[in-house]
RNA sequence: CGGGGUGGCGAGACGAUCGCCCGCAAUAAAGCGAGAGGAAAGUCCGAACUCCAUAGGGCAAGAUGCCGGGUAACACCCGGUGGGGGCAACCCUGAGGAAAGCGCAACAGAAAGUAAACCGCCUUCGGAAACGGAGGUAAGGGUGAAACGGUGAGGUAAGAGCUUACCGGUUCUCGUGGUAACACGGGAAGCCAGGCAAACCCCAUCCGGAGCAAGACCAAAUAGGGAAGCGAUUGAGGGCUGCCCGUCCGAUGCUUCCGGGUUGGUCGCUGGAGGUGGCGGGUAACCGUCAUCCUAGAUGAAUGAUCGUCGUCCGGUUUUCCGGAAACAGAAUUCGGCUUAUCGCCACCCCGGACU
Repeated sequence: CGGGGUGGCGAGACGAUCGCCCGCAAUAAAGCGAGAGGAAAGUCCGAACUCCAUAGGGCAAGAUGCCGGGUAACACCCGGUGGGGGCAACCCUGAGGAAAGCGCAACAGAAAGUAAACCGCCUUCGGAAACGGAGGUAAGGGUGAAACGGUGAGGUAAGAGCUUACCGGUUCUCGUGGUAACACGGGAAGCCAGGCAAACCCCAUCCGGAGCAAGACCAAAUAGGGAAGCGAUUGAGGGCUGCCCGUCCGAUGCUUCCGGGUUGGUCGCUGGAGGUGGCGGGUAACCGUCAUCCUAGAUGAAUGAUCGUCGUCCGGUUUUCCGGAAACAGAAUUCGGCUUAUCGCCACCCCGGACU
């Protein structure tokens, strides 16, 4: 200098002017205080909280699936084990069961699972030969992502774990280390016929549903409902009217209260599994303890705009100076995660090259 890996930090600062929303505050002009994020996003997991359901048990459906730890909980996080990728730093990993059943494997190939033989090899029959028929074989060739362990020797007509030595694997077993997954070492059995379960399935474990538009309260109005009182031609009440008379309507009535719960309003609503710092424990995730801080709460929905100075980055006539740029995005009950989007800076590590 180039390429790569991992981790962390920030998301401009200060001031001025004009606005918006909420609070102080029942009224509020002025005043004072407070006002988005690392993802507020996707709504994918897990919880708190609320209501509904629920004696107990089971089925179905769904989720999870190596080991240990963390946590309120998790499909998350941390640390390991095994496997895979990379020269390396480092990264990825849904990683139980294929001797319960049922299935799948394009193309190629003889054959894709208790099967099978295209070429080849061997025996035999026919034939002068080329070759053909019958049988044996699975070493060699060929196909495929995958073809039933590998090498040497024995053995054989040719061959074959057919036998044997070594190596690899599987199963069983013993020892050592480890909490464990597992690792290392020894022994036994020719046991060597595989793969796929984010296909069905089996096994183990866990699981009721809906979601703040949850839900609770106040309460104009309408319909229907309940109670009490009044009232039936001796007329409650109503219309005409300023009042009386009069006249008309009038029993399915009138008045009051309860209740109902629409528009609307209040609560839920933000102080919490909370943030920051110190100390202690732990490899870590995280936990304990002490101190300290208060940090949006709207509901057609606020959080904005402009200017100045400084800082960062880029470019240019490169101390000075001038010009330009600054992403993704925007709360709505609240937390813990995951995933996705995105700008800049820093540190450490690995590989390669050049120079000293």

Bacterial RNase P class A from a Syntrophaceae bacterium, 356 nucleotides, folded computationally.
It was read from a public genome assembly, where an Rfam model found it.
Its Rfam family is "Bacterial RNase P class A". Rfam links the family to the GO terms dimeric ribonuclease P complex, ribonuclease P activity and tRNA processing. The family's RNA type in Rfam is ribozyme.